[in-house]
Context: one part of a larger RNA
Molecule: small-subunit ribosomal RNA, central domain
Organism: uncultured prokaryote
RNA sequence: CUGGGCGUAAAGCGCACGUAGGCGGUUUAGUAAGCAAGAUGUGAAAGCCCCGGGCUCAACCUGGGAACUGCAUUUCGAACUGGCAGGCUAGAGUAUGGUAGAGGUAAGUGGAAUUUCUCCGGUGUAGCGGUGAAAUGCGUAGAGAUCGGAAGGAACAUCAGUGGCGAAGGCGGCUAUCUGGACCAAUACUGACGCUGAGGUGCGAAAGCGUGGGGAGCAAACAGGAUUAGAUACCCUGGUAGUCCACGCCGUAAACGAUGUCAACUAGCCGUUGGGAGGGCUUGUCCCUUUAGUGGAGCAGCUAACGCGAUAAGUAGACCGCCUGGGGAGUACGGCCGCAAGGUUAAAACUC
Numbered sequence: 001c002u003g004g005g006c007g008u009a010a011a012g013c014g015c016a017c018g019u020a021g022g023c024g025g026u027u028u029a030g031u032a033a034g035c036a037a038g039a040u041g042u043g044a045a046a047g048c049c050c051c052g053g054g055c056u057c058a059a060c061c062u063g064g065g066a067a068c069u070g071c072a073u074u075u076c077g078a079a080c081u082g083g084c085a086g087g088c089u090a091g092a093g094u095a096u097g098g099u100a101g102a103g104g105u106a107a108g109u110g111g112a113a114u115u116u117c118u119c120c121g122g123u124g125u126a127g128c129g130g131u132g133a134a135a136u137g138c139g140u141a142g143a144g145a146u147c148g149g150a151a152g153g154a155a156c157a158u159c160a161g162u163g164g165c166g167a168a169g170g171c172g173g174c175u176a177u178c179u180g181g182a183c184c185a186a187u188a189c190u191g192a193c194g195c196u197g198a199g200g201u202g203c204g205a206a207a208g209c210g211u212g213g214g215g216a217g218c219a220a221a222c223a224g225g226a227u228u229a230g231a232u233a234c235c236c237u238g239g240u241a242g243u244c245c246a247c248g249c250c251g252u253a254a255a256c257g258a259u260g261u262c263a264a265c266u267a268g269c270c271g272u273u274g275g276g277a278g279g280g281c282u283u284g285u286c287c288c289u290u291u292a293g294u295g296g297a298g299c300a301g302c303u304a305a306c307g308c309g310a311u312a313a314g315u316a317g318a319c320c321g322c323c324u325g326g327g328g329a330g331u332a333c334g335g336c337c338g339c340a341a342g343g344u345u346a347a348a349a350c351u352c
Base pairs, nucleotide, nucleotide: 003324004323005322006321007306008305012320014203015202016201017200021196022195023194025088026087027086028085031082033081034080035077037075038074039073040072041071042070049065050064051063052062053061054060091193092190093189094188095187096186097184098183099182103179104178107175108174109173110156115151116150119149120148121147122146123145127138128137164171165170208249209248210247211246212245213244217243218242222238223237224236225235260319261318262317264315265314269296270295271294272293273292274291275290278288279287280286281284301308302307325352326351327350334345335344336343337342
């Protein structure tokens, strides 16, 4: 390489949009590039293979045949693929009417709680706090407790749900603004407009970085107190970056369903969310049926087993990505990106 694979053994890019490319529904006519058949030419000799011959045999030498699976030209065929022309509506999309939703954006606003060392005031007196036990710490300059007021920041209890929405990351008080997508039902319209997607582009938790704000609580670093043989920890008292906002970077995660995207087919059963229609009676916010999600157990089948099982890891297909013994190593060097931290691409020697 061929091949075999990718939930957990090595292996699905974090997610999407999309260029080239690959692949592509149904029907009619014609075309003849692919495809199929015939003919002609060529495919040197030697060698390989088959049948013979010569050295006593063999190796070796030698005669004939076959083969050379190819290429070119030409004739013919039209099922399939392609190209051309014309139709179709089952894929895809558009319109109309509804529905649910923490989908996004940015403005305003609400209550509970925490804090306020020196925010203010009242009551009030000796402790508070913390732990396994303590101590550091706070407090007679009046703490802690309690009542009233004020300020400020951050997060939104209950509702809350293997509930919902989103491509993923993710999204949760309330109100209005702008806005994306999904689903359902019935018709009408367009007429294959589709799927995937190397490069590319965009989005992308937390931490981190830059500039300027903000800073209640929490809290890396740091300081102190304990514990301990030691304790650069676990526990305690403090506490700065950070966490929050605006703008700009970073581009990584066990970015997980450790399961790429798309469409098809393949037993039934039980929940739950959104929508629709009809039917049933016992008229219940019930039952049956249908559709789009989201869960549980499970047949066939698959799997090394665990398990998966119409939301497949089953049965077949299209396209992309990736793997090829462990360590060295996701490292070095080089390239690209970045302010940096670093990211990405990515070896070898050596060794088992």